[in-house]
Two RNAs folded together computationally: RNase P RNA and transfer RNA, 444 nucleotides in total. Rfam match: Bacterial RNase P class A. Rfam's curators write: Ribonuclease P (RNase P) is a ubiquitous endoribonuclease, found in archaea, bacteria and eukarya as well as chloroplasts and mitochondria. By type it is a ribozyme.
RNA sequence: GGAGUUGGCCGAGCAACCGCUGCGUCCGCAAGGGCGUGGAGGAAAGUCCGGGCUCCACCGGGCAGGACGCCAGAUAACGUCUGGGCGGCGCGAGCCGACGGAAAGUGCCACAGAAAACACACCGCCGACGUUCCGUAAGGAGCGGGCAAGGGUGAAAAGGUGCGGUAAGAGCGCACCGCGCGACGGGUAACCGAUCGCGGCACGGAAAACCCCGUCCGGAGCAAGGCCCAAUAGGGAAGGGCUGCGGCGCAAGCCGCAGACGCGCGGCCCGCGCGCCUUCCGGGUAGGCUGCUCGAGGCCUGCGGCGACGCAGGUCCCAGAGGAAUGGUUGCUUUCGACAGAACCCGGCUUACAGGCUGACUCCUUUU
RNA sequence: CUCGCUGUAGCGCAGCGGAGAGCGCGCCUCGUUCGGGACGAGGAGACCGAGGGUUCGAUUCCUUCCGGCGAGACCA
Numbered sequence: 001g002g003a004g005u006u007g008g009c010c011g012a013g014c015a016a017c018c019g020c021u022g023c024g025u026c027c028g029c030a031a032g033g034g035c036g037u038g039g040a041g042g043a044a045a046g047u048c049c050g051g052g053c054u055c056c057a058c059c060g061g062g063c064a065g066g067a068c069g070c071c072a073g074a075u076a077a078c079g080u081c082u083g084g085g086c087g088g089c090g091c092g093a094g095c096c097g098a099c100g101g102a103a104a105g106u107g108c109c110a111c112a113g114a115a116a117a118c119a120c121a122c123c124g125c126c127g128a129c130g131u132u133c134c135g136u137a138a139g140g141a142g143c144g145g146g147c148a149a150g151g152g153u154g155a156a157a158a159g160g161u162g163c164g165g166u167a168a169g170a171g172c173g174c175a176c177c178g179c180g181c182g183a184c185g186g187g188u189a190a191c192c193g194a195u196c197g198c199g200g201c202a203c204g205g206a207a208a209a210c211c212c213c214g215u216c217c218g219g220a221g222c223a224a225g226g227c228c229c230a231a232u233a234g235g236g237a238a239g240g241g242c243u244g245c246g247g248c249g250c251a252a253g254c255c256g257c258a259g260a261c262g263c264g265c266g267g268c269c270c271g272c273g274c275g276c277c278u279u280c281c282g283g284g285u286a287g288g289c290u291g292c293u294c295g296a297g298g299c300c301u302g303c304g305g306c307g308a309c310g311c312a313g314g315u316c317c318c319a320g321a322g323g324a325a326u327g328g329u330u331g332c333u334u335u336c337g338a339c340a341g342a343a344c345c346c347g348g349c350u351u352a353c354a355g356g357c358u359g360a361c362u363c364c365u366u367u368u
Numbered sequence: 369c370u371c372g373c374u375g376u377a378g379c380g381c382a383g384c385g386g387a388g389a390g391c392g393c394g395c396c397u398c399g400u401u402c403g404g405g406a407c408g409a410g411g412a413g414a415c416c417g418a419g420g421g422u423u424c425g426a427u428u429c430c431u432u433c434c435g436g437c438g439a440g441a442c443c444a
Base pairs, nucleotide, nucleotide: 001364002363003362004361005360006359007358008357009356010355012333013332014331015330016329017328018327020039021038022037023036024035025034026033027032041339045350046349048348049347050346051345052344053221054220055219056218060270061269062268063267065217066216067215068214069213070084071083072082073081074080085099086097087096088095089094100212101211105210106209108205109204122151123150124147125146126145129144130143131142132141133140134139159177160176161175162174163173164172178201179199180198181197182196183195184193185192186191225290226289227288228287235281236280237279238278239277240276242259243258244257245256246255247254248253261275262274263273264272283443284442285441297316298315299314300313301312302311303310304309369440370439371438372437373436374435375434378393379392380391381390386424395411396410397409398408399407417433418432419431420430421429
């Protein structure tokens, strides 16, 4: 100098004038006005996870359903984060991984192919063994058969290389590699080992197929919920109202009990309570206060930890609207500046983003 | 703001691991008719909202975005 990896931060600034809005204070009978002070984001977004908060439900249990899934830790919690393991990619810094179980079970693997998970015999190889025929014989041809090396098909063909072996072959035997199991050693663990032994190999893929194992999960959401206030008609129609037993009644029917059903109930059931329920057409009000922002809060310093993070001390107060405020004009800054606007609050993830600043590291080249 | 559903030819729908992605209406061409409609015959038209992943293989399974639609105030 070039190429790259990774972490953090900013994302218009300043001034003047005119506005909008929360709070405090003063003036004013009031409407309102003066002064002071605060006024969007790193994603406020998507609403994909987790938690707080609130109401409902809740002895407990079972079933169903959902989510997650290497190990250890962090945390209020998580599907997040940190560190580690394993696998893959990269020369490297580093990056990526839905990463439990397919030797519990069921199902699937189209087409092609001989055969697709109980492997298989199309081409091919062989002619040892049995048998038939030809031949004087050596031998040859065929059938039964043997083989899983080679070809071919396929996404996938049932360990690889070499030597031996054989009729030809083959873990058939052996060596090395791979695989599985056990022991030993290291590690909290996942896991690792050029340590030892055993097994010729038994185990194709797929669980983002059902499923199995383990862990976790009650439901709804600030239009939650609380207080005050106003008004109206618990009005009409349709449908459902079962079964058994008993009583009343001439009967239609009515009543009681039990079950069923429905409702409370918010997945279902056991359990508890109640007896009408469902749908539609209508009626009234669409007002105020609260929840509401001080919080798992920001910044600085120290300590512990590899780190996520935790602890201690100091310091700061930093939007709370309710048709919804945070804007407009002008000037300067050489550059007219991306994605985008809080709505109960936090922690994450994901997605969008012009441009700029900065820490650490890697590779290549050059010079000294 | 909160919650739910949905996206496949021009329109309305089906299909939920292996099809050339079907059906109806509509559209085009030809026949029939004096002409039109109806009818008959033939045909075109969607790579399944977009990206990524799982799988040998995805409209279908998973995931991230994008679009569309719907419901929710209180009283009685």